[in-house]
Molecule: transfer RNA
Organism: Thermoprotei archaeon
C1' cells in the first nucleotide's frame, strides 16, 4: 500500500434524512441534625476537517486526518 469497523456532551455510548439524547460527572434546591442515598431542576456539543447531493444531512456520497483490527 489495500480491506473491514469506528470517531456525537467530561467520559462511556444511543440516534430509519425532519427540534442532537440516555447513563454517568459537574452545578443549584428539596430531604437529613450533618453526610451518604434519594427526588426535582440547570449548565454543558464547530456531530474529526472539507467538499457534494438534498427543501432540509449526526445520517447518503467523495477526498483527507486519527484510532482498532485484517491480508501482504
Nucleotide at each position: 500500500c489495500g480491506g473491514c469497523c469506528g470517531g456525537u456532551a467530561g467520559u462511556u455510548c444511543a440516534g430509519c434524512g425532519g427540534u442532537a439524547g440516555a447513563a454517568u460527572g459537574c452545578c443549584c434546591g428539596c430531604u437529613u441534625g450533618g453526610c451518604a442515598u434519594g427526588c426535582g431542576g440547570g449548565a454543558g456539543g464547530u456531530c474529526g476537517c472539507g467538499g457534494g447531493u438534498u427543501c432540509g444531512a449526526g445520517u447518503c456520497c467523495c477526498g483527507c486526518c486519527c484510532g482498532g483490527u485484517c491480508c501482504a